[in-house]
Context: one part of a larger RNA
RNA sequence: CUGGGCGUAAAGCGCGCGCAGGCGGGACCUGCAAGUCGGAAGUGAAAGGCCGGGGCUCAACCCCGGAGCUGCUUUCGAGACUGCGGACCUGGAGACCAGUAGGGGUUGGUGGAAUUCCCGGUGUAGCGGUGGAAUGCGUAGAGAUCGGGAAGAACACCCGUGGCGAAGGCGGCCAACUGGGCUGGAUCUGACGCUGAGGCGCGAAAGCGUGGGGAGCAAACAGGAUUAGAUACCCUGGUAGUCCACGCCGUAAACGAUGGGCACUAGGUGCCGGGGGGAGCGACCCCGUCGGUGCCGCAGCUAACGCGUUAAGUGCCCCGCCUGGGGAGUACGGCCGCAAGGCUGAAACUC
Numbered sequence: 001c002u003g004g005g006c007g008u009a010a011a012g013c014g015c016g017c018g019c020a021g022g023c024g025g026g027a028c029c030u031g032c033a034a035g036u037c038g039g040a041a042g043u044g045a046a047a048g049g050c051c052g053g054g055g056c057u058c059a060a061c062c063c064c065g066g067a068g069c070u071g072c073u074u075u076c077g078a079g080a081c082u083g084c085g086g087a088c089c090u091g092g093a094g095a096c097c098a099g100u101a102g103g104g105g106u107u108g109g110u111g112g113a114a115u116u117c118c119c120g121g122u123g124u125a126g127c128g129g130u131g132g133a134a135u136g137c138g139u140a141g142a143g144a145u146c147g148g149g150a151a152g153a154a155c156a157c158c159c160g161u162g163g164c165g166a167a168g169g170c171g172g173c174c175a176a177c178u179g180g181g182c183u184g185g186a187u188c189u190g191a192c193g194c195u196g197a198g199g200c201g202c203g204a205a206a207g208c209g210u211g212g213g214g215a216g217c218a219a220a221c222a223g224g225a226u227u228a229g230a231u232a233c234c235c236u237g238g239u240a241g242u243c244c245a246c247g248c249c250g251u252a253a254a255c256g257a258u259g260g261g262c263a264c265u266a267g268g269u270g271c272c273g274g275g276g277g278g279a280g281c282g283a284c285c286c287c288g289u290c291g292g293u294g295c296c297g298c299a300g301c302u303a304a305c306g307c308g309u310u311a312a313g314u315g316c317c318c319c320g321c322c323u324g325g326g327g328a329g330u331a332c333g334g335c336c337g338c339a340a341g342g343c344u345g346a347a348a349c350u351c
Base pairs, nucleotide, nucleotide: 003323004322005321006320007305008304012319014202015201016200017199021195022194023193025089026088029086030085031084032083034082035081036078037077038076039075040074041073042072043071050066051065052064053063054062055061092192093189094188095187096185097184098183099182100181104178105177106176107175108174109173110172111155115151116150117149118148119147120146121145122144126137127136163170164169207248208247209246210245211244212243216242217241221237222236223235224234259318260317261316262315263314264313267296268295269294270293271292272291273290274289276287277286278285300307301306324351325350326349333344334343335342336341
């Protein structure tokens, strides 16, 4: 001396549930003695190495003695700590009761605005589009305007620097079913906890399969422009798709580019949800509290930027991951998938 790291340099699994495993609250008490500590015995061959001494003229080499061989086994003992067992505790965790906020989820129904199309009325020559145009639409009557009808998709204002959810994500209104949270009470259980390799489930968009639907939008595609060209940007059209049901896919700048849990460490200020106290009553005001969500900031941390009780500070526990750039998230193999492809994941060579 016996790694250092992971917000932006390489590095937090997209998210959850959870088997094994690892880790684990208080207090006397008590049993065991596996870990742990002490004594003893046996063993730990010799040579080598180390220390002391000696023999070849020295050395290498050789000889003698000693320590040591950090270990293992057996046995006797200790009982603080860890562990195992018994008996307890309530602060962790859970349950119960009473409230409470919410675009949390699923299903069914329903509303208005807009858009497109169809029918009818009025009405006449343009409309549309652009930087300017053209393609396109229109005298077979368009566009505009009024009335009626149909369809699909999305829900303006409210809307927030706001809320809910584990994440993806969730927004008209109503109902049914349903998950989670928070607050207050402190009635019950009595450590029942944390994490979590594998495993299982969820997982935007695009994409795939079968059937339906199709208003608007719109990859591909066609045409018009632009241009030296224009397989683009702009314009006119337009099919998959976007929507629904069921089944797949399993990815993302799945981001806070920040895994989860617990504890501790100045404050100030805004917002959301819920209790409490005071103020003669009081939705105002003042004080305080629990949970969430932002901004600023001390100490500390950081390469800096910045983070800063929502930590990137100080610690403990568990998991995942990194180890120069390119080659390469490629090849090969395996597993998964209907496919697209996904997961796992090199090397030669090269700088």

A computed fold for a 351-nucleotide part of an RNA from an uncultured Gemmatimonadota bacterium, annotated as small-subunit ribosomal RNA, central domain. Rfam family: Bacterial small subunit ribosomal RNA. The full RNA is in RNAcentral, with records from ENA.